Transfer RNA from a Nanobdellota archaeon, 74 nucleotides, folded computationally.
Its mean pLDDT, the model's own confidence on a scale to 100, is 82.
The sequence is in RNAcentral, with records from ENA.
Rfam family: tRNA. Rfam classes the family as a transfer RNA.
[in-house]
RNA sequence: GGGGCUGUAGUAUAGGUUGGUUAGUAUCCGAGGUUUGGGACCUUGAGACCCAGGUUCAAAUCCUGGCAGCCCCA
Numbered sequence: 001g002g003g004g005c006u007g008u009a010g011u012a013u014a015g016g017u018u019g020g021u022u023a024g025u026a027u028c029c030g031a032g033g034u035u036u037g038g039g040a041c042c043u044u045g046a047g048a049c050c051c052a053g054g055u056u057c058a059a060a061u062c063c064u065g066g067c068a069g070c071c072c073c074a
Base pairs, nucleotide, nucleotide: 001073002072003071004070005069006068007067010027011026012025013024020057029045030044031043032042033041050066051065052064053063054062
């Protein structure tokens, strides 16, 4: 220098190739229940689409550029 893949709660991950419901799940965290207390369990709450632009009635999803990580070639 060229090419490919990935980026979503604190952590891990699904969804994206069918654009449209309040973005789901596990864990962590807060509150409550249960217990003499703790743990475990149950209920409930808060928390996320890497950045910018474009297309569209509508973008996490499609398009373009950028950033970061990983891999391959040189």